[in-house]
RNA sequence: CUUAUCAAGAGAGGCGGAGGAAACAGGUCCUUUGAAGCCCGGCAACCUGCGAGACAAGCUGUAACAGCUUUCGGCAAAGGUGCUAAAUCCUGCGGUAAAUACCGAAAGAUGAG
Numbered sequence: 001c002u003u004a005u006c007a008a009g010a011g012a013g014g015c016g017g018a019g020g021a022a023a024c025a026g027g028u029c030c031u032u033u034g035a036a037g038c039c040c041g042g043c044a045a046c047c048u049g050c051g052a053g054a055c056a057a058g059c060u061g062u063a064a065c066a067g068c069u070u071u072c073g074g075c076a077a078a079g080g081u082g083c084u085a086a087a088u089c090c091u092g093c094g095g096u097a098a099a100u101a102c103c104g105a106a107a108g109a110u111g112a113g
Base pairs, nucleotide, nucleotide: 001113002112003111004110005109006108011040013039014038015037019030020029021028024092025091026090027089041084042083043082046080047079048076049075050074056070057069058068059067060066088107093104094103095102096101
């Protein structure tokens, strides 16, 4: 840089000791009934292994058959990552709409290339 995903899921364990929720601002929260961090456990299933290659969706076409493209879904979890309060905790830019709300962008996170 490209691309996919980001409202689900995951401990009353051990060490540790005061902070933490990416950065800045504003909110709102979590935290000595113990934060961060580390270990163990767990979750998930992107890469991975096995299986299937039928179904589904879209477009084109047919009286019907059909063709093309794309996506999704099954099982596992040994290995590589990741994650394990709250939607990426919410807002910060743009659009629609009266409120409230919804959609998108940006930024960020993770995987794969």